[in-house]
Bacterial large signal recognition particle RNA from Chloroflexi bacterium UBA2235, 266 nucleotides, folded computationally. The sequence was found by an Rfam model in a public genome assembly. It matches the Rfam family "Bacterial large signal recognition particle RNA". The family is grouped with related families in Rfam's "SRP clan".
RNA sequence: UCGUGCUAGGCGGGGAGCUAGCGGUGCCCUGUACCCGCAAUCCGCUAUAGCGGGGCUGAAUUCCCUCUCCCGGCGCUGACGUGUGUGUGUGUGGUCCAUUGGAUCGACGUUGAUGGUUGGGUCUUGCGCGGCAGGUCCCCGUGAACCCCGUGAGGUCCGGAAGGAAGCAGCGGUAAACGGAGUGGCCUGGGUGCCGCAAGGGCGCCUGGCCUGAGUAGGUCCACGGUUCUACGCGUACAUUCGGAACGUCAAAAGAGGGUGCACGA
Repeated sequence: UCGUGCUAGGCGGGGAGCUAGCGGUGCCCUGUACCCGCAAUCCGCUAUAGCGGGGCUGAAUUCCCUCUCCCGGCGCUGACGUGUGUGUGUGUGGUCCAUUGGAUCGACGUUGAUGGUUGGGUCUUGCGCGGCAGGUCCCCGUGAACCCCGUGAGGUCCGGAAGGAAGCAGCGGUAAACGGAGUGGCCUGGGUGCCGCAAGGGCGCCUGGCCUGAGUAGGUCCACGGUUCUACGCGUACAUUCGGAACGUCAAAAGAGGGUGCACGA
C1' cells in the first nucleotide's frame, strides 16, 4: 500500500415544558434518517443517565470534535413603533346658559305703559242659615183567643127571694210592633252650598278703586363672557394588544478543517 473479516460507533436532531437531574411518549421547529413492546393522574434510568428484544451498516463523503453559516425557539428592556381604552392639558368647530350693548321685527299702551298705594275673592278655622242622609216625635191605619182596659148576650156561681159575683164570645179602646203620609218639630253627620257673619292668612292667580304720567314685555341675529356639553386634531400619563430591533442564549440542516481502532494475509 492492497485484500478479507471483526469491533467501537451509527441507523435523525433540536426547542419549550415536565423532572432533583437525564432521556422517552405528547406539543413545536427542521428535515426524511430501521422494526416491535412500555409511557402524562406518566414510562424507564442515575452524571457511564431511557429500559427490553430483533435487524441493517461499519473505520470513513457515512463515526467523533471544532469552526463558519443560519431555519427556528427562548430570555431581557418602564427602551422603539402600531392599534385600542381611560384620564388630563391645549387648539378649532359646534352646542348651551347668563349679563350688558347694538341692529331688526312685529305686539300692547293717553279707551292710561311702568311704578306706587289700597280693597275684595280664591285659602284655613269657627259660628249661622239652607240642603242632603239617617233616626226620633206628632198624625192616620192595622194591631192582644187567654196571661191589658171598659162593657158584657148566652151560659156559670152565691141567695128562699130581692139582688150580687166572676166572666167566655162579640163590640169599643189601648201596649209592644208594623204600615202609610208630610207645607211639620227635634237630634246626629259630611271634602254638603255661585249663601251670610267674624277671625286668620296672603307666594301665586282673578278682580275693583285712587295717585303719577310714557313706556313695557318679547322673537331673531351680531358682539362680549365663559359655569355646561360634545366632535375632531395635537400633546401627555396609565393600562393593554400586536410587532420589529438590539443584546444574550440554545440550535436543525448545510459547508470547511482536524481526529480516530483490531486481527489475518500478500